[in-house]
Order: sequence, then structure tokens, then C1' cells
RNA sequence: AAAAUUCUUCGGGGCAAGGUGAUUAAAAGGUAUUUAUGCCUUUUAAAAUUCCUGACUGGCGGUAAAGUCCGCGACCUGCAAAGUACAACUUUAUGCAGCUGAUUUGGUGACAUGACCUAAGUCAUUAUUCCAAAACCAACAGUAAAGUCUGGAUGAAAGAAGAAGUAA
Repeated sequence: AAAAUUCUUCGGGGCAAGGUGAUUAAAAGGUAUUUAUGCCUUUUAAAAUUCCUGACUGGCGGUAAAGUCCGCGACCUGCAAAGUACAACUUUAUGCAGCUGAUUUGGUGACAUGACCUAAGUCAUUAUUCCAAAACCAACAGUAAAGUCUGGAUGAAAGAAGAAGUAA
């Protein structure tokens, strides 16, 4: 200096503003009915972070600095496993498999490579990441249709940092 291993901590952001009005409540009128009450109309009030305009947000590793490239994770599904005599059904510490999405145009040119050069240096290639512009995407359940609200979740996890640590 350092592998295995163990432990600890950390580990996801976001509707400003305006519009519409499903629906609800109250009042009045009409209508059906014995009544309760139902239905219809009008008025008033409330009413979507979901609709419309607009606004805003971007997990982790890699790579030229990335929501859109490559890969990973989360959610969800199936199988295995456990409960039960079987099936159905239930459960989830763990394993395996499956499973979402979305970018172009122009500019610049680091590293590296190549060419030239005695050298200094010059030139070429190089970014879906940089700069400019215009686009696009975002699990499940709930609810007026949700990337942004509420919920599973004070969860899980890719991973990040740190500590301990034996032999040769």
C1' cells in the first nucleotide's frame, strides 16, 4: 500500500399565475306522487396542484460535464420458496426471469490518435454530455383524467463516503 469480510452514515426533485366547471349545497319555480321524496329548469355559492394555457422538476455508475447514449436501480408481473393434504388463496427475508419512456439542428474542440515539423508549434479527426435554439419523456393505487397532490414509503435500493481488518 492493499483484497476478502464486517460495520456505520448518507442516499429524488417539482404547479407561480390565469381559465374551464364534472360534481356538491342552498333558494325559487315547474312536474310526478297521498306524503316522504324523485326528476327538470333557473339563480347564488363552493368546486381540478389531475382538464386547458402556462409554470416547474430530473436517482446512480460509465463516457468530454447526459432526464433523452450505454448500463443499473425503483414500481409492477411471473416462477422458485414458506403456510395448507391438493387446488384456490395468503405471505415476502431471499434467488431467478420479465417489465416503462423520451433529441434533433447548428457551433465550439479537451483528452487521445494521426499527419507535418530540428524544435516551439501547426493541421485533421473528436460531445446525442459543453454553448445556442427548438423538441420530447416520466411506474402503480386513490381522486374530476396526476412526472409535480395523497398513499404503499419514517420502506426498499442502484450507489457514495467512512471505519475496522489478517496473512504473505
Annotation
FMN riboswitch aptamer (RFN element), 168 nucleotides, folded computationally. It was read from a public genome assembly, where an Rfam model found it. The prediction has a mean pLDDT of 77.